[in-house]
Context: one part of a larger RNA
Molecule: small-subunit ribosomal RNA, 3' minor domain
Organism: Phycisphaerales bacterium
RNA sequence: CACCGCCCGUCAAGUGAUGGGAGUUGGGAGUACCCGAAGUCGGAUUGCUAACCCGGUUCGCCGGGGAGCGUCUGCCGACGGUAAGCCCGAUGACUGGCACUAAGUCGUAACAAGGUAGCCGUAGGGGAACCUGCGGCUGGAUCACCUCCUU
Numbered sequence: 001c002a003c004c005g006c007c008c009g010u011c012a013a014g015u016g017a018u019g020g021g022a023g024u025u026g027g028g029a030g031u032a033c034c035c036g037a038a039g040u041c042g043g044a045u046u047g048c049u050a051a052c053c054c055g056g057u058u059c060g061c062c063g064g065g066g067a068g069c070g071u072c073u074g075c076c077g078a079c080g081g082u083a084a085g086c087c088c089g090a091u092g093a094c095u096g097g098c099a100c101u102a103a104g105u106c107g108u109a110a111c112a113a114g115g116u117a118g119c120c121g122u123a124g125g126g127g128a129a130c131c132u133g134c135g136g137c138u139g140g141a142u143c144a145c146c147u148c149c150u151u
Stems, first nucleotide, its partner, number of pairs: 003114001005111001008107002011104001013101004018096003023091006031083004039076001041074005047069003052065005117138009
């Protein structure tokens, strides 16, 4: 490459990432409750014991205390279990839009007064761009008038 221009949306095709999603699955931190190993500490003990202390003694030991061991028990307590949730990840039929991709489909919404001026808000409607109502703006063309500025 200058209106044989530019350009919008639906639909169709491909690619990419992504939201929702009945669920499935992996991990993490905690809460409540259940169970409660080892072990420390506390309590009980009619069991066992040579060493320490006291008393007695026929000098062999005997009795008591203390201590240790054992047994029972209480608190704490790891692991495990139950329950309802929380956080992070993977996957998931289906579903929503997004982006991109020379030459697909339907129309022609916007850009000129774009052929109904356009745009903003809102409500309703419609294959789609959109259309209609109400309110607002000029970042509207055309025509006329007024005020101001410059020549």